Fluoride riboswitch aptamer (crcB RNA motif) from a Bacillota bacterium, 72 nucleotides, folded computationally. The organism belongs to Bacillota, within Bacteria. Its Rfam family is "Fluoride riboswitch aptamer (crcB RNA motif)". Its family is annotated with response to fluoride and positive regulation of gene expression in the Gene Ontology.

RNA sequence: GUGUCAUAGGGCGAUGGAGACCGCCCGGGCCCCGGCCCGAACCGCCGCAAGGCUGAUGACUCCUACCGUACC
Numbered sequence: 001g002u003g004u005c006a007u008a009g010g011g012c013g014a015u016g017g018a019g020a021c022c023g024c025c026c027g028g029g030c031c032c033c034g035g036c037c038c039g040a041a042c043c044g045c046c047g048c049a050a051g052g053c054u055g056a057u058g059a060c061u062c063c064u065a066c067c068g069u070a071c072c
Base pairs, nucleotide, nucleotide: 009026010025011024012023013022016063017062018061019060021058027038028037029036030035031034044053045052046051
């Protein structure tokens, strides 16, 4: 210098927010063309029921809320 190939994004992870990381899902139909419907990941545990139990994390760090203990 030339040629070829690859790239991205959205959603979710039992109670709030943020950061980087990890995991999972990503389709279909209709129409008035930006809307509608359906679907996936996801929606804790025990118990026949009544009822009972743990946790703001997928895990890490921080903030907020809540709980417990000690001191002032």